[in-house]
RNA sequence: AAGUGAAUAGGGCAAACUCCACGAAAGUGGGGGACGCAAAACUCUAGAGCCUGUAAAAUGGCAGUCAGUUGCUUAA
Numbered sequence: 001a002a003g004u005g006a007a008u009a010g011g012g013c014a015a016a017c018u019c020c021a022c023g024a025a026a027g028u029g030g031g032g033g034a035c036g037c038a039a040a041a042c043u044c045u046a047g048a049g050c051c052u053g054u055a056a057a058a059u060g061g062c063a064g065u066c067a068g069u070u071g072c073u074u075a076a
Stems, first nucleotide, its partner, number of pairs: 005074001012037002017032006035064001041069003047066002049062003
């Protein structure tokens, strides 16, 4: 130096529920609120899967379903 990886430190995010707004819906944004998360950071036409919708078809939605990429601290 690199790999693996606890603890510690600085901290970070924010489920359900609820109020307001948007949307055909799934769901999304903001406020309150914490179930939890070592990546609960980023990535959705063009990794997979799921959800909504349609006679059928998602360039609609879910990244806190897996997945890909990147990052903070750094004992043995």
This is a predicted structure of a 76-nucleotide RNA (c-di-GMP-I riboswitch aptamer) from Pseudobutyrivibrio sp. OR37. Its mean pLDDT, the model's own confidence on a scale to 100, is 80. Its Rfam family is "c-di-GMP-I riboswitch aptamer". Its family is annotated with cyclic-di-GMP binding in the Gene Ontology. Rfam describes the family as follows. GEMM was predicted in a large-scale screen for bacterial structured RNA regulatory elements. The RNAcentral record of the sequence draws on ENA.